[in-house]
RNA sequence: CGAGUCGUCCAGACGGUCGCGUUGGCAUUAUUUUAUAGCCACCGAGGAACGUCCGGGCUCCUAAGAGCGCGAUGGUGGUUAACGGCCACCCGGGGUGACCCGCGAGAUAGUGCCACAGAAAAUAUACCGCCUUCGGGUAAGGGUGAAAAGGUGGUGUAAGAGACCACCAGAGGUAUGGGUGACUGUAUCUGCUUGGUAAACCUCAUCGGGAGCAAGACCAAAUAGUAGGCUUAGUUAGCUCUUGUAGUCUACGGGUAGGUUGCUUGAGACUUGCGGUAACGUAGGUUCUAGAUAAAUGGCCGUCACUUGUCUUGACACAAGUACAGAACCCGGCGUAUCGGGCGGCUCGUCCU
Numbered sequence: 001c002g003a004g005u006c007g008u009c010c011a012g013a014c015g016g017u018c019g020c021g022u023u024g025g026c027a028u029u030a031u032u033u034u035a036u037a038g039c040c041a042c043c044g045a046g047g048a049a050c051g052u053c054c055g056g057g058c059u060c061c062u063a064a065g066a067g068c069g070c071g072a073u074g075g076u077g078g079u080u081a082a083c084g085g086c087c088a089c090c091c092g093g094g095g096u097g098a099c100c101c102g103c104g105a106g107a108u109a110g111u112g113c114c115a116c117a118g119a120a121a122a123u124a125u126a127c128c129g130c131c132u133u134c135g136g137g138u139a140a141g142g143g144u145g146a147a148a149a150g151g152u153g154g155u156g157u158a159a160g161a162g163a164c165c166a167c168c169a170g171a172g173g174u175a176u177g178g179g180u181g182a183c184u185g186u187a188u189c190u191g192c193u194u195g196g197u198a199a200a201c202c203u204c205a206u207c208g209g210g211a212g213c214a215a216g217a218c219c220a221a222a223u224a225g226u227a228g229g230c231u232u233a234g235u236u237a238g239c240u241c242u243u244g245u246a247g248u249c250u251a252c253g254g255g256u257a258g259g260u261u262g263c264u265u266g267a268g269a270c271u272u273g274c275g276g277u278a279a280c281g282u283a284g285g286u287u288c289u290a291g292a293u294a295a296a297u298g299g300c301c302g303u304c305a306c307u308u309g310u311c312u313u314g315a316c317a318c319a320a321g322u323a324c325a326g327a328a329c330c331c332g333g334c335g336u337a338u339c340g341g342g343c344g345g346c347u348c349g350u351c352c353u
Stems, first nucleotide, its partner, number of pairs: 001349010012304007020044002023041004027036002046324001050335002053333005058212004064242005070208005075089005090104001091102004105203002110201002112197003127142002129138003150168006169193002171190008216261004225252006268287008305322006
């Protein structure tokens, strides 16, 4: 200098002017908490607010528990309020490498599937071939295929074959070392060597009530019931059982529906020390940053920044552009969209010193 890989920050800035919303204060008015679109001050959309894919906080069913069924997850350990998240490691695969990927438990508990081709696709055969005493033997060679009885070299045989031998690979046993563990190193023994697939059904291990802020609570307003189910029952899963409780559930029909609250101080943010490989934990300090309810958070002007283009290639100048997008109970993640700009770690290549 180039190429690559992993992580992280910002999301145009400043000034002026006009306008909008919450809260607080002042002033005016009303007369006891009413009104003014009065004045002033602070604050006022995100890295994803999107998707609604997971997990919770919170509220209610219900005052609780258990079983079956159903659903979810799936290497090991740690972290967390919890998770299918995150961090680290193990095994397998890809890459020169930094790194990336994995629906990662079980195929002798059972069932199913493997098209076409091929003789034959699971304890499966003999098409071509080789040998033959013509009875039969054979699976080494060839062919088909994604996959067809481990590989190389020999002994042996009628011809062959782990039938036997040496070495190698796989699998298993024993001993021993490392590791919390998943796993892994070394030595030695054994001819044991004939599929794959569970992101097929299934088995195993672990976990799991439901509904959701339009949940719920309070005040106000209004009213018309009818027909059924059950009753020590009914009810926020489908079924069953136990305890507790007193009415409860379904369908059709009618009336009212305005306001307050929930509603923003949080598993909060920023920062320093210590512990930890890290995720993260812990102690201290600083700080309060929307709470609307037909739904506010904006418009204009100027200067600057960044990108692209033109030109006289220049410090300048001119023109155009600046994305994805928009809070509605809150939080931790994951996925998706996106104009651009900045910073850092590591790997490989080339050149110079």
Bacterial RNase P class A from Actinomycetaceae bacterium TAE3-ERU4, 353 nucleotides, folded computationally. The gene name in the source record is rnpB. The coordinates come from a structure-prediction model, not an experiment, and the mean pLDDT is 77. Rfam family: Bacterial RNase P class A. By type it is a ribozyme.